[in-house]
This record gives sequence, structure tokens and C1' cells, in this order.
RNA sequence: GUUGUAUCAAGAGGCAGUGAGAGAUUUGGCUCUACGACCUGCCGACAACACUUGAGUCUACGGAUUCAGCAGUGUGCCAAUUCCAACCCGCUCGGGAAAGAUACUCA
Repeated sequence: GUUGUAUCAAGAGGCAGUGAGAGAUUUGGCUCUACGACCUGCCGACAACACUUGAGUCUACGGAUUCAGCAGUGUGCCAAUUCCAACCCGCUCGGGAAAGAUACUCA
């Protein structure tokens, strides 16, 4: 970034700084927040996307794929389902889409 693929119901907080809004955007709702949110830094944790490790399967021998583990590397993440709804389909509710986020990929 008008690329593609996958995932998004689980999980995981302390300290310090700052000081008023924050939860992506618009609207509505709801929630968090001076008992200090959001954000930033440090440390810690969580997870397991890619690399890395072990075992298995397939193979056209280039590789592909499944399971398990670790948390070393690159990331991510640590209120609420991506907080909920909006658009579509059956219409309590459920499913899907769109948008968004993350990883890898492509340009």
C1' cells in the first nucleotide's frame, strides 16, 4: 500500500513519569478514568505468527505438511468478543459481510 494468505470467544500487570480524557474512524449505546485512565519508559508476564528445536507423514527430492516443545531471534499483545450495534440473510437470537488489528508474503 486498492497485493495475497491465515488468525481475531482463550491468555497475560507491576513500578515510575505525565496529568485528562480514553476505548481506530462517524453515529448511537455501554464502559474505563483524579482510588490517575489513555500515553511514554523500565521490568515482568501472556501467546506462539515467522525463524530456530524434536518427532512423524508425503515427495516430482526443490520441498510440502502434521504434532509437540522452548521462549533464543523478529514481531505482537497484557479491561470489556476487534466492548456492542450500524450493511445483508433468516429477524429473540444466530450467521455472514464490510472496516480494522496482527503475522507472514508480494510490490
Model confidence (mean pLDDT): 79 of 100. This is a predicted structure of a 107-nucleotide RNA (SAM riboswitch aptamer (S box leader)) from Candidatus Kaiseribacteriota. The organism belongs to Bacteria candidate phyla, within Bacteria.